Transfer RNA from Candidatus Polarisedimenticola svalbardensis, 78 nucleotides, folded computationally. The sequence is in RNAcentral, with records from ENA and MGnify. Its mean pLDDT, the model's own confidence on a scale to 100, is 80. It matches the Rfam family "tRNA". The family's RNA type in Rfam is transfer RNA. Rfam links the family to the GO term triplet codon-amino acid adaptor activity.

[in-house]
RNA sequence: GGGCCCGUAGCUCAGUCUGGAUAGAGCAGGAGUUUCCUAAACUCAAGGUCGCAGGUUCGAGUCCUGCCGGGCCUACCA
Numbered sequence: 001g002g003g004c005c006c007g008u009a010g011c012u013c014a015g016u017c018u019g020g021a022u023a024g025a026g027c028a029g030g031a032g033u034u035u036c037c038u039a040a041a042c043u044c045a046a047g048g049u050c051g052c053a054g055g056u057u058c059g060a061g062u063c064c065u066g067c068c069g070g071g072c073c074u075a076c077c078a
Stems, first nucleotide, its partner, number of pairs: 001074007010027004020058001030044004051067005
């Protein structure tokens, strides 16, 4: 150089196959209930312009293109 996979909440991930209308879960952190206090348990709220930029579409986390970052394979071959 070439090929493949991944990037979604502070962290770990689901959702992508088959586009559908308000983007989810667990953990961490915050508030509350309980307790003499803590832990545990339970409840509640918050937290995202889905890596970036374009395109297609009535509609994009999902499809297409280019870039960026990470990982694996490969050595002239598919």
RNAcentral records the identical sequence in 2 taxa. Lineage of the source: Bacteria > Acidobacteriota > Candidatus Polarisedimenticolales > Candidatus Polarisedimenticolaceae > Candidatus Polarisedimenticola.